This is a predicted structure of a 350-nucleotide part of an RNA (small-subunit ribosomal RNA, central domain) from an uncultured prokaryote. Model confidence (mean pLDDT): 85 of 100. The RNAcentral record of the full RNA draws on ENA.
[in-house]
Context: one part of a larger RNA
């Protein structure tokens, strides 16, 4: 290449955005480049293949036929792609009306708690642990009471829950502002799905500069366990953790499951949102459409499990897999301030 595949055996890029490019709804005119049909050149010879012939056979020869994936001219054909025009509303977006919702930036506010300082009552202990000691405490400690700083997280509610592409997001209240869903529409008229590159965003840790600094706590330092204990538990504690600006770009970045868009049995909770019926009104009953859980048929799967939120039947279009080790390693490129990241071998060995 051809095939086969990627939940867990190798294999889905952390996730958007979007450039080429691939690939596209309905009905219709033209074209006739693709497609199909004939048609004429051409497609040296030799080779290969058939069936026959000549060296005694046979390699091997020489005639002849076929075949030579193919390009190509001319004449039609018009179902289907393409083109070039025309009309459509179902995709796909506006428009208007709604309600939910830790979606995101900023600012400002609170109340518990914890430490800390003061300043009162008050005395001999406090803390810890299996059990202990380190440590703290007659310079007044733990405890309780009053005041005050400071810094960070936001119990209850809270949830089998919501928002968000992901990474996440959780006290109140104000401003700014993304997205979804549901109703209704008389609007534009394929404007659509993907998405090599490219950009944007990315827990936690880590870097730079400057604040900040209560509580944790890497690293340390002491104290126990122990044969030893550079661990586990204790006592403390220093980066960091918080804010502002700039890097870094990685993860068991997970549903180990790329995206769309269409068809495939039911069953049950539980939330928003609409409509019917109903009632005074709430509760409740029905139905539709969004998302989100669970148990299942039929398929499907090596089992496990999946199952309308599919890993089922199809399509389109992107990534990505090819034995284990060597190795995500060298080398070279390329980012970065480093740390290191992307890309990414081979020898040689089972």
């Nucleotide at each position: 290449u051809u095939g086969g595949g990627c939940g867990u055996a190798a294999a889905g890029c952390g996730c958007g955005u979007g450039u080429a490019g691939g690939c596209g709804g309905u009905c219709u005119u033209u074209u006739a480049a693709g497609u199909c049909a004939g048609u004429g050149g051409u497609g040296a010879a030799a080779u290969c293949c058939c069936g026959g012939g000549g060296c005694u056979c046979a390699a091997c020869c020489g005639a002849c036929g076929a075949a030579c994936g193919g390009c190509u001219u001319c004449c039609g054909a018009u179902a289907c792609u393409g083109c070039c025009g025309g009309a459509c509303u179902u995709g796909a977006g506006g428009u208007c009306g709604g309600g939910a919702g830790a979606g995101g930036g900023a600012a400002g506010c609170g109340g518990a708690a914890u430490u800390c300082c003061u300043a009162g009552u008050g005395u001999a202990g406090c803390g810890g642990u299996g059990a202990a000691a380190u440590g703290c405490g007659u310079a007044g400690a733990u405890a309780c009471u009053a005041g005050g700083a400071g810094g960070a997280a936001c119990a209850c509610c809270g949830g089998u829950g919501g928002c968000g592409a992901a990474g996440g997001c959780g006290g109140c209240u104000u401003c700014c502002u993304g997205g979804a869903c549901c109703g209704a529409u008389a609007c534009u008229g394929a404007c659509g799905c993907u998405g090599a590159g490219g950009u944007g965003c990315g827990a936690a840790a880590g870097c730079g500069u400057g604040g900040g600094g209560a509580g944790c706590a890497a690293a340390c330092a002491g104290g126990a366990u122990u044969a030893g204990a550079u661990a586990c538990c204790c006592u403390g504690g220093u980066a960091g953790u918080c804010c502002a600006c700039g890097c870094c770009g990685u993860a068991a970045a997970c549903g180990a499951u790329g995206g769309g868009u269409g068809c495939u049995a039911g069953g049950u909770g539980u939330a928003g949102c609409g409509g019917g019926u109903g009632u005074c009104g709430a509760c409740c009953c029905c139905u539709g459409c969004u998302g989100u859980g669970c148990c299942g048929a039929a398929g499907c799967u090596a089992a496990c499990g999946c199952a309308u939120u599919a890993a089922g039947c199809a399509c389109c279009c992107c990534g990505c897999c090819u034995g284990g080790g060597g190795a995500g390693u060298a080398c070279g490129g390329u980012c970065g301030c480093a740390a290191g990241g992307c890309u990414g071998a081979a020898a040689c060995u089972c």